[in-house]
RNA sequence: GGGCUGUUAGCUCAAUGGUAGAGCGCCUUGGUCGCAACAAGGAGGUUGUGGGUUCGAUUCCCACACAGUCCA
Numbered sequence: 001g002g003g004c005u006g007u008u009a010g011c012u013c014a015a016u017g018g019u020a021g022a023g024c025g026c027c028u029u030g031g032u033c034g035c036a037a038c039a040a041g042g043a044g045g046u047u048g049u050g051g052g053u054u055c056g057a058u059u060c061c062c063a064c065a066c067a068g069u070c071c072a
Base pairs, nucleotide, nucleotide: 001071002070003069004068005067006066007065010024011023012022013021018055026042027041028040029039030038048064049063050062051061052060
C1' cells in the first nucleotide's frame, strides 16, 4: 500500500427497510437474624463519525476513523 471482517447498553452479543432487544452486571422492593440464592419491578443507547438513497435506515450506497485478519 491492497483485500476481507467487525464497530449497537458497563461487558458479551441479537435485531431480513417500519416504535432497538436478550444474558450477565447495576439500582429498588420482597425475601433472610444478616448475606446469598430466588421472586417482582426499574434505570441505562445521538446504533463509531460524516454524507447519500428512501415516506421511513442498526439494516442499502460512499468517504473517513478505529480494531482484527490475510497478501505484498